Overview:
The part of an RNA shown here (small-subunit ribosomal RNA, 3' major domain) has 465 nucleotides and comes from a Chloroflexota bacterium. The organism belongs to Chloroflexota, within Bacteria. Rfam family: Bacterial small subunit ribosomal RNA. Rfam links the family to the GO terms structural constituent of ribosome and ribosome. The prediction has a mean pLDDT of 85.
Context: one part of a larger RNA
RNA sequence: UGACGGGGGCCCGCACAAGCAGCGGAGCGUGUGGUUUAAUUCGAAGCGACACGAAGAACCUUACCUGGGCUUGACAUGCUGGUGGUAGCGACGCGAAAGCCGAGCGACCCCUCGGGGAGCCAGCACAGGUGUUGCAUGGCUGUCGUCAGCUCGUGCCGUGAGGUGUCGCGUUAAGUCGCGUAACGAGCGCAACCCUCGUUGCCAGUUAAAUAUCUCUGGCGAGACUGCCGGUUAUAAUACCGGAGGAAGGCGGGGACGACGUCAAGUCAGCAUGACCUUUAUGUCCAGGGCUACACACACGCUACAAUGGCCGGUACAACGGGUUGCCAAGCCGCGAGGCGGAGCUAAUCCCACAAAACCGGCCCCAGUUCGAAUUGGAGGCUGCAACUCGCCUCCAUGAAGCCGGAGUUGCUAGUAACCGCCGGUCAGCUAUACGGCGGUGAAUACGUUCCCGGGCCUUGUACA
Numbered sequence: 001u002g003a004c005g006g007g008g009g010c011c012c013g014c015a016c017a018a019g020c021a022g023c024g025g026a027g028c029g030u031g032u033g034g035u036u037u038a039a040u041u042c043g044a045a046g047c048g049a050c051a052c053g054a055a056g057a058a059c060c061u062u063a064c065c066u067g068g069g070c071u072u073g074a075c076a077u078g079c080u081g082g083u084g085g086u087a088g089c090g091a092c093g094c095g096a097a098a099g100c101c102g103a104g105c106g107a108c109c110c111c112u113c114g115g116g117g118a119g120c121c122a123g124c125a126c127a128g129g130u131g132u133u134g135c136a137u138g139g140c141u142g143u144c145g146u147c148a149g150c151u152c153g154u155g156c157c158g159u160g161a162g163g164u165g166u167c168g169c170g171u172u173a174a175g176u177c178g179c180g181u182a183a184c185g186a187g188c189g190c191a192a193c194c195c196u197c198g199u200u201g202c203c204a205g206u207u208a209a210a211u212a213u214c215u216c217u218g219g220c221g222a223g224a225c226u227g228c229c230g231g232u233u234a235u236a237a238u239a240c241c242g243g244a245g246g247a248a249g250g251c252g253g254g255g256a257c258g259a260c261g262u263c264a265a266g267u268c269a270g271c272a273u274g275a276c277c278u279u280u281a282u283g284u285c286c287a288g289g290g291c292u293a294c295a296c297a298c299a300c301g302c303u304a305c306a307a308u309g310g311c312c313g314g315u316a317c318a319a320c321g322g323g324u325u326g327c328c329a330a331g332c333c334g335c336g337a338g339g340c341g342g343a344g345c346u347a348a349u350c351c352c353a354c355a356a357a358a359c360c361g362g363c364c365c366c367a368g369u370u371c372g373a374a375u376u377g378g379a380g381g382c383u384g385c386a387a388c389u390c391g392c393c394u395c396c397a398u399g400a401a402g403c404c405g406g407a408g409u410u411g412c413u414a415g416u417a418a419c420c421g422c423c424g425g426u427c428a429g430c431u432a433u434a435c436g437g438c439g440g441u442g443a444a445u446a447c448g449u450u451c452c453c454g455g456g457c458c459u460u461g462u463a464c465a
Stems, first nucleotide, its partner, number of pairs: 001465002003462003007459007015449002019412005026303008034294002042053002064289007073126001077125007088105002093100002108117003128278002131276003137272002139267003142263001144261001149188006155164003167180004194255004199222007225249001228243005305405001309364006321352003326345002331340003371402001376397007418441007
C1' cells in the first nucleotide's frame, strides 16, 4: 500500500422486511447429468453452464457411427510434360447412391500456319483438416456493475515503498455539487450531447381523414431551468421540504451507452491466427443410421387441479409487424384440418387478420365432475424426392396423473406484477409451451435497515501478500 476480520462508524441495491404471483408435488415440452449405444458429434460447469452456442437436427444441416467409393483431391495458385477426335454432351451395363465402365455425337480464341491459349490427362509444388493447444494469441463476449470509482502533471511531505490531491462537514442517483483545506489543475468514468414515449406550434400530405378544421402520417421547432414564491440548512454557497403555474416537474418514463481493472472467466466449432499433428487419410463424396436412445437425477418452462370457473350462443375495442419463387380476398365444397377458386397487392391502397380476456343471455351445481388434458385406437389433411426410425394439423373415440404441492427457492415498487391475446425472425414443413417485440385489462405493499446476500466511503487490528 492492499487484502481479510463471526472489528467499528456512515450509506446504497426487490438485499431483507411488507405484499402479489409463482417454482419445488402432477402430466407434458425443452436443456443437462448419468446410463445405454456401432454412434447417441462437439462445446458451455457456482453466481456468470443447464429454452445456453441452436433465430428451426426427417435427407441436407452434420462435425458422429456403419458400409461403399475417390485420390492433385469437393475448393485456390504455380511449374513441367502430354492431348485433336481434345474439351463438352453422353446411350448400354454394374450399383443403394457416390462411383466405375464407356458405344456414339462433338466444339471455342489468337496465329507469321511452325504453333500458342483455354479445357482435359499425367506428374510435381501443394490443397484440405469442425484434428490438438482459449495456459501461445487477435477479435468478440460474460461478470463484479450503471457500481462510483480509477488515474495523471506540477507542487508539497517522507531515507524509501509511498502519501497528499481522492481527506473533513453538508449534499447527491453520482469523486454530483458547495464550503473548508499544501495543494492547484487535468484525464478516463458520472451527467449531458443520441433514439423513443408524453404536451404543443409551424410546414407538407399520398393510399389515411365526409371538402376544410380535427384525428392520423413525418419533418423542423417550442417546452422544464429548482426559472418563481415560502420555509429550513452556518448569516454565505449548495442542497432539501412545501406551494403556484403547467401536458409534464426536481434525473419526467424507457432505451442505446459499461472507466482502470478482476476471474490464466468463455470461445482455436463463427471468423482470424502461432506452434504441433495428419496427409490413398484426422481430407473428400455417397447411402443408411445417429444427434430424437431411457431404470433414473437436476434446471428452465407450458397446461392444470376449477364456480372472480368450464361450456354454448350473441356482441364490441388494439398495437407492433410481415408479404411477388410471397401474402392470399369474395364465392363454392368439407363437421374440421383443408381443397377448389382466382380478385387485389412490390402494399398508410390489397392480404395475413374474426384479436383474446372483457360485456350480454343461457346451461353446469361442487362431483375426479360438462374440471383436467396426458395416453392410446381409428379415420383424414398438409409440406416435402421422402414423414418407419423421427414432422405438424384435424375429426371421432379413449379419457391417465392431478383436489394447490416438504425442506427450500424465484420474479416484481406502476401502467410495474399478474392475467389476456396478437405479430416477427429462423423456416419447404415443424416438434416454439422458446426467443424478440406489440398492444388490452390492470393491482397489492414498502413500518423500517436489526438480520441474510452483494456493493461504496472512512477508520481500526493483523503472525497474510